This is a predicted structure of a 72-nucleotide RNA (transfer RNA) from Candidatus Iainarchaeum sp. It matches the Rfam family "tRNA". It is annotated as a transfer RNA. Its mean pLDDT, the model's own confidence on a scale to 100, is 82.
[in-house]
RNA sequence: UCCGGAAUGGCUCAGCGGUAGAGCGGGUGGCUGUUAACCACUAAGUCGGGGGUUCGAAUCCCUCUUCCGGAG
Numbered sequence: 001u002c003c004g005g006a007a008u009g010g011c012u013c014a015g016c017g018g019u020a021g022a023g024c025g026g027g028u029g030g031c032u033g034u035u036a037a038c039c040a041c042u043a044a045g046u047c048g049g050g051g052g053u054u055c056g057a058a059u060c061c062c063u064c065u066u067c068c069g070g071a072g
Stems, first nucleotide, its partner, number of pairs: 001071007010024004018055001026042005048064005
């Protein structure tokens, strides 16, 4: 330099162009002699940045950044 992949709650990851979700973790309560486990409820997201297409973008297009892999 070129090619490909990844970036979404604190963590690991889902997510056909039409309300952003799960598990784990956190908080509150229940249960228990206590802890753990279990049960109920709950908070937490500018979807990496910028622009474009569209009635509507996490999703499509362009560009930039970071990380991973490959080619030379």